[in-house]
Context: one part of a larger RNA
RNA sequence: CUGGGCUUAAAGGGUCCGCAGGCGGCCUCGCGCAUCUUUUGUUAAAUCCGCGCGCUUAACGUGCGGACCGCAAAGGACAUGGCGGGGCUAGAGGCCGGGAGAGGCGAGUAGAACUACCGGUGUAGGGGUAAAAUCCGUUCAUAUCGGUAGGAAUACCAAAGGCGAAGGCAGCUCGCUAGAACGGUCCUGACGCUCAGGGACGAAAGCGUGGGGAGCAAAAAGGAUUAGAUACCCUUGUAGUCCACGCCCUAAACGAUGGAUGCUAGCUAUUGGAAGUAUCGACCCUUUCAGUGGCGUUUCAAUAAGGGAAACCGUUAAGCAUCCCGCCUGGGAAGUACGGCCGCAAGGCUAAAACUC
Numbered sequence: 001c002u003g004g005g006c007u008u009a010a011a012g013g014g015u016c017c018g019c020a021g022g023c024g025g026c027c028u029c030g031c032g033c034a035u036c037u038u039u040u041g042u043u044a045a046a047u048c049c050g051c052g053c054g055c056u057u058a059a060c061g062u063g064c065g066g067a068c069c070g071c072a073a074a075g076g077a078c079a080u081g082g083c084g085g086g087g088c089u090a091g092a093g094g095c096c097g098g099g100a101g102a103g104g105c106g107a108g109u110a111g112a113a114c115u116a117c118c119g120g121u122g123u124a125g126g127g128g129u130a131a132a133a134u135c136c137g138u139u140c141a142u143a144u145c146g147g148u149a150g151g152a153a154u155a156c157c158a159a160a161g162g163c164g165a166a167g168g169c170a171g172c173u174c175g176c177u178a179g180a181a182c183g184g185u186c187c188u189g190a191c192g193c194u195c196a197g198g199g200a201c202g203a204a205a206g207c208g209u210g211g212g213g214a215g216c217a218a219a220a221a222g223g224a225u226u227a228g229a230u231a232c233c234c235u236u237g238u239a240g241u242c243c244a245c246g247c248c249c250u251a252a253a254c255g256a257u258g259g260a261u262g263c264u265a266g267c268u269a270u271u272g273g274a275a276g277u278a279u280c281g282a283c284c285c286u287u288u289c290a291g292u293g294g295c296g297u298u299u300c301a302a303u304a305a306g307g308g309a310a311a312c313c314g315u316u317a318a319g320c321a322u323c324c325c326g327c328c329u330g331g332g333a334a335g336u337a338c339g340g341c342c343g344c345a346a347g348g349c350u351a352a353a354a355c356u357c
Base pairs, nucleotide, nucleotide: 004328005327006326007311008310012325014201015200016199017198021194022193023192025088026087027086028085029084030083031082033081034080035077036076037075038074039073040072041071042070048066049065050064051063052062053061054060091191092188093187094186095184096183097182103177104176105175106174107173108172109171110154114150115149116148117147118146119145120144121143125136126135162169163168206247207246208245209244210243211242215241216240220236221235222234223233258324259323260322261321262320263319266295267294268293269292270291271290272289273288274287275286276285306313307312330357331356332355339350340349341348342347
């Protein structure tokens, strides 16, 4: 150096973009750098191997030959990799077409519910719980009807459904905007894959400034429960939850499963596209492309092959392979200390050891 692993045992980076780097389609010509081969020189001795010899043997010593590790020069080979030239279209990208979608951003708007306030009706209760009490109510509550205001969230549709790189995204309308799938096969002609550093995005909570504040609700207060009750239950309730701008950068950021490509039986459900058949038309039916799910139990049959310690995975692989990145190496100490970088702070990222079992 090679050799093991990462769903659940330690181990996939939260996600994407991407420079360097690594790796890279088919045909052809040239070069001959890697690569292979021949010869020569060199590679001190010892060591190592083979055959002898010497100590009684061995170890050991010694003679001869060889090998090993290379290096240099010269000659040769050109499959593969490389470099240079030419060509190709199956990878990749572009163009055209009609569709799908809670993809993102901005603006507007709707109804239900809720709370507060105003007015009407109306009277002694209401609320809450296992039961209560704190609490609200004759200064007229709860209930009910009408009105006004406000903030937040969008029942049904709704689904194993859809979209997005992930986080995530749901009333309706309009504007701006991104990506994917399918069909046409018109164009470019390997333009590709991955990616250390780097950059961007990144739930909730939290922070800064200003606004907003209906409901909910950390903290806090009270009522209960209890031996106690700094809780679970109840009545209140402030930050916060909402908006704008700026930070924070974490998570069971999970499919606990990195990305790309090819290959390896099927059946079934569903979403989007296309074609065919059929039809007045649509639905249905058949084929196909892309996505999202299922294939369980004692059993004869309803996942095959394969993989796996098993659970299970099984064309959405955890199967068979190639390429690139990240990560693991006994438990605790510890994701801590120290140092560095980042942050307003909270803290984050990087990351040990002594000691101990």
The part of an RNA shown here (small-subunit ribosomal RNA, central domain) has 357 nucleotides and comes from a Candidatus Uhrbacteria bacterium. The coordinates come from a structure-prediction model, not an experiment, and the mean pLDDT is 83. Rfam family: Bacterial small subunit ribosomal RNA.